[in-house]
RNA sequence: GGGCGCAUAACUCAGUGGUAGAGUACUACCUUCACACGGUAGGAGUCGUUGGUUCGAGUCCAUCUGCGCCCACCA
Repeated sequence: GGGCGCAUAACUCAGUGGUAGAGUACUACCUUCACACGGUAGGAGUCGUUGGUUCGAGUCCAUCUGCGCCCACCA
């Protein structure tokens, strides 16, 4: 330098262009002498950036950023 992949809750990850979700974690309550386990409820997201397409974008297109992988080149 070229190509490909990934970026969504604190973490690991889902998500057919039409209301953003699960598990774990966290908080409160129940349970216990207490803790753990278990049960119930709850909080938490500018969906990496900036634009574009569209009535409507997490999803499609472009761009940039970060991370990873492959290839090539130079000394």
RNAcentral holds the sequence, with entries from ENA. The RNA shown here (transfer RNA) has 75 nucleotides and comes from a Myxococcota bacterium. Its mean pLDDT, the model's own confidence on a scale to 100, is 82. Rfam family: tRNA. About the family: Transfer RNA (tRNA) molecules are approximately 80 nucleotides in length.